Transfer RNA from an Elusimicrobiota bacterium, 73 nucleotides, folded computationally. Its mean pLDDT, the model's own confidence on a scale to 100, is 83. It matches the Rfam family "tRNA". By type it is a transfer RNA. Its family is annotated with triplet codon-amino acid adaptor activity in the Gene Ontology. Lineage of the source: Bacteria > Pseudomonadati > Elusimicrobiota.
[in-house]
């Protein structure tokens, strides 16, 4: 220098015919307990790496770019 894969909640990750942003754990609240823990119920939490484009509509398609891993040279 060129190619590939990944980047989504605090963490680990789902989410492709383009239309609802989600799960588990963690956090907080309630119930349960004499108390803690467990269990059960609920809540909060996201500029979907960044910018631009296409579209009525983009995590999703296109372009540029940053970053991690990896292959080739």
């Nucleotide at each position: 220098g060129g190619g590939g894969u990944g980047g989504u909640a605090g963490u680990u990750c789902a989410g492709u015919u383009g239309g609802g942003a989600g799960a588990a754990c963690a956090u907080c609240c309630g119930c349960u307990u004499g108390g803690c823990g467990u269990g059960c119920g609920g809540a909060a939490g996201g500029u979907c790496g960044g910018g631009g484009g296409u579209u009525c509509a983009a995590c999703u398609c296109c372009c540029c770019u940053c970053u991690a891993c990896u292959c080739c040279a």